Predicted 3D model of a 685-nucleotide part of an RNA (large-subunit ribosomal RNA, domain II) from a Candidatus Obscuribacterales bacterium.
[in-house]
Context: one part of a larger RNA
RNA sequence: GUCUGCGAGUCAGUAUGUGUGGCAAGCCUAAGUUCUUCCGGAACGGAGGCGCAGCGAAAGCGAGUCCGAAUAGGGCGACUUUAGUUGCACGUGCUGGACCCGAAGCGGAGGUGAUCUACCCUUGACCAGGUUGAAGCGUCAGUAAAAUGGCGUGAAGGACCGAACCGGUGAAUGUUGAAAAAUUCUCGGAUGAGUUGAGGGUAGGAGUGAAAGGCUAUUCAAACCCCGUGAUAGCUGGUUCUCCUCGAAAUGCAUUGAGGUGCAGCGUCGCGUGCUGAUUACCGGGGGUAGAGCACUGAAAGGGCUAGGGGGCAUACCCGCCUACCAACCCCUAUCAAACUCCGAAUACCGGUGAGUGGAGCGCGGCAGUGAGACGGUGGGGGAUAAGCUUCAUCGUCGAAAGGGAAACAACCCUGAUCAGCAGCUAAGGUGCCUAAACCAUGCUAAGUGGAAAGGAUGUGGGAUUUCACAGACAGUGAGGAUGUUGGCUUAGAAGCAGCCACCAUUUAAAAAGUGCGUAAUAGCUUACUCAUCGAGAGAUCCUGCGCCGAAAAUGAUUGGCGAUAAGCAUGGUACCGAAGCUCUGGGUGUUCAUCCAUUGGAUGGGCGCGGUAGAGGAGCAUUCUCAACACGUUGAAGGGUGAUGGCGACUGACCCUGGAGAGUUGAGAAGAGAGGAUGCAGAC
Numbered sequence: 001g002u003c004u005g006c007g008a009g010u011c012a013g014u015a016u017g018u019g020u021g022g023c024a025a026g027c028c029u030a031a032g033u034u035c036u037u038c039c040g041g042a043a044c045g046g047a048g049g050c051g052c053a054g055c056g057a058a059a060g061c062g063a064g065u066c067c068g069a070a071u072a073g074g075g076c077g078a079c080u081u082u083a084g085u086u087g088c089a090c091g092u093g094c095u096g097g098a099c100c101c102g103a104a105g106c107g108g109a110g111g112u113g114a115u116c117u118a119c120c121c122u123u124g125a126c127c128a129g130g131u132u133g134a135a136g137c138g139u140c141a142g143u144a145a146a147a148u149g150g151c152g153u154g155a156a157g158g159a160c161c162g163a164a165c166c167g168g169u170g171a172a173u174g175u176u177g178a179a180a181a182a183u184u185c186u187c188g189g190a191u192g193a194g195u196u197g198a199g200g201g202u203a204g205g206a207g208u209g210a211a212a213g214g215c216u217a218u219u220c221a222a223a224c225c226c227c228g229u230g231a232u233a234g235c236u237g238g239u240u241c242u243c244c245u246c247g248a249a250a251u252g253c254a255u256u257g258a259g260g261u262g263c264a265g266c267g268u269c270g271c272g273u274g275c276u277g278a279u280u281a282c283c284g285g286g287g288g289u290a291g292a293g294c295a296c297u298g299a300a301a302g303g304g305c306u307a308g309g310g311g312g313c314a315u316a317c318c319c320g321c322c323u324a325c326c327a328a329c330c331c332c333u334a335u336c337a338a339a340c341u342c343c344g345a346a347u348a349c350c351g352g353u354g355a356g357u358g359g360a361g362c363g364c365g366g367c368a369g370u371g372a373g374a375c376g377g378u379g380g381g382g383g384a385u386a387a388g389c390u391u392c393a394u395c396g397u398c399g400a401a402a403g404g405g406a407a408a409c410a411a412c413c414c415u416g417a418u419c420a421g422c423a424g425c426u427a428a429g430g431u432g433c434c435u436a437a438a439c440c441a442u443g444c445u446a447a448g449u450g451g452a453a454a455g456g457a458u459g460u461g462g463g464a465u466u467u468c469a470c471a472g473a474c475a476g477u478g479a480g481g482a483u484g485u486u487g488g489c490u491u492a493g494a495a496g497c498a499g500c501c502a503c504c505a506u507u508u509a510a511a512a513a514g515u516g517c518g519u520a521a522u523a524g525c526u527u528a529c530u531c532a533u534c535g536a537g538a539g540a541u542c543c544u545g546c547g548c549c550g551a552a553a554a555u556g557a558u559u560g561g562c563g564a565u566a567a568g569c570a571u572g573g574u575a576c577c578g579a580a581g582c583u584c585u586g587g588g589u590g591u592u593c594a595u596c597c598a599u600u601g602g603a604u605g606g607g608c609g610c611g612g613u614a615g616a617g618g619a620g621c622a623u624u625c626u627c628a629a630c631a632c633g634u635u636g637a638a639g640g641g642u643g644a645u646g647g648c649g650a651c652u653g654a655c656c657c658u659g660g661a662g663a664g665u666u667g668a669g670a671a672g673a674g675a676g677g678a679u680g681c682a683g684a685c
Stems, first nucleotide, its partner, number of pairs: 001685006011096013026050003032044005054061002064076004099238002102235001106228003110225003118202009127192001129161003132157001136153006165189003170185004204220001206216003241620006251264005265370002267367007275358001279355007291343001292341002297337003301333004306327001308326002310323004373398010403414003418587004423583003429577003432562003438574007455549002459546010476533005482506003487501003512527001516525002588610010621674001623671008632662001639658003646651001
């Protein structure tokens, strides 16, 4: 892992609701006793309980009572209209282990452990070999004597090197190992606080500890076994047959509250009410949002006028003058605001009238689940006008929704799947081929743009305005482009061309007190400007369609692919394809209306429905046992194999084979009543 078996809302008491019985202003017995056909039943038993009256804290009073001084007023009752009580079954709450499995833990004057290990006690054992050479002693030197020194002797040491022995430093291997800690190499101690044998002692909040919370039998911040014990678990996992109807929530408030819970909201079922509902048309309302505005509060730009200040001039003082400085009020022009408003929508909201019979509304009651939401559009806050970000409001979808489209793609677009059909029409989206279905007309694009931005550019189509032009424009070519003059100043120089000032005049067809290059300064080239030549359009600006550049990433590239100049883009037209949408034909089922039959119900026809998680409600199937009736079995029961038939389904189960003794149907009743899941339990493989 698979297979087989087992495996989870139970029982008792109590409360409440529903269904269905008995009796009813009453209803019921409990313990117990007696009888009996004794796992059972019957009778007796009114102690007691609930109801028939309430109010008050109570005494108490009583259809009233309490507060109160009150015959006031108010609270709770009565009245109009009294229904309860007790069985059975089911839903649910509570008390119990309370649907099942699961802790780490807590407690026990209950017990077992020191054969491992820690320390201690008693008694034994062990440590190859080599090295060093303390004290002391002897002797020599030395001293006044000592001290001190040399040589020898000697054999000390938690001394040195290094086996056994004890340990375990680093590494490799091993890591389903040879081994639940080892092997190999390497390394530390190795006469000592050394190692070790045997026997003995100390224990669970206790021991022992050269102290690491270490060790106390592969277990230690409190051992192991048993018991309290089914501890508790707002947590995780699991929770077993079928069909039908409806169908949520991920919000608010509160919470030692935030992944829990209470109340409300939203679901379902029942009873009541009876048009009140969503929605829609019209009418009547209040508002201060969007927008807009500057009348207030503020912000903020330029100009004018001009207080006040600064600066300069002048000044004995008093007066004054100037100001390309700062600047209030006021005026003009142009703006901004969530916490500004002289204004002010659309929507939304409230009310009224009419329509609106809906799986609408409202009220009461039983039972829930939900209280982690997600994305998209719109309006905001936070953030960086970031996030598949976060937080509100509002709508949609997913959640709980399948189908078609978007290549693929919960949330986007279309559309809500009762079942069947080799029938039809459409939606979104499409119609070269992959791939179902296409043509026509008019334009645009040349970039494979389509299939990346700011920004940049004689790309190209359309529109508009304007200037010049046969009295000859634009471009090109030929010629001229002069004189006073090298204007004045400045300067080493300044001659059109460093800079400052001025920018005149003359001759002209025209020619700047000079457009650019250039020189040390001149020179030189060039332009404006003019003539000639040429012969028809040329230039500038704005708006707009489609394109171009901008464009660099790591395995081979991508409009889905191929490919296409349309099979790209825009506009218009007509067809077609395309879904579980709609229609058609047939079937099932819920509900409602009508008719008929009729005991709850059934039949036929019409209308409206039938996606669905949590969840509520309804109807059934199967299993084991009990009671009753019926029918079956050696002429073959159950079980096993096969599985026709019937049933929407759970299921049923003919014939045949096997098997060899019990078993079924119907009506009631009772449950150890349904397995794929729980790292489920046991067994087998």

Lineage of the source: Bacteria > Bacillati > Candidatus Melainabacteria > Candidatus Obscuribacterales.
Rfam family: Bacterial large subunit ribosomal RNA. Gene Ontology terms of the family: ribosome and structural constituent of ribosome.